[in-house]
RNA sequence: GCCUGCGUAGUUCAACGGAUAGAACGGCUCUCUCCUAAAGAGCAGAUCUAGGUUCGAUUCCUAGCGCGGGUA
Numbered sequence: 001g002c003c004u005g006c007g008u009a010g011u012u013c014a015a016c017g018g019a020u021a022g023a024a025c026g027g028c029u030c031u032c033u034c035c036u037a038a039a040g041a042g043c044a045g046a047u048c049u050a051g052g053u054u055c056g057a058u059u060c061c062u063a064g065c066g067c068g069g070g071u072a
Stems, first nucleotide, its partner, number of pairs: 001071007010025004018055001027043005048064005
């Protein structure tokens, strides 16, 4: 260089083209407790970038960027 897979909360993962983008762990607050832990309730937190297709894009297409794999 070429081919290929992936990129979504702090982390690990979901999401037939259509819901307020969801869950677990973690964080914060509250309840409970003499205190801590556990348990319960609540809150905050994410779609790599730029275009395109579409009524509608996390999803499809193109280019770029990053990470991994293959290949002389």
Transfer RNA from a soil metagenome, 72 nucleotides, folded computationally. The sequence is in RNAcentral, with records from MGnify. Its Rfam family is "tRNA". Its family is annotated with triplet codon-amino acid adaptor activity in the Gene Ontology. Rfam's curators write: Transfer RNA (tRNA) molecules are approximately 80 nucleotides in length.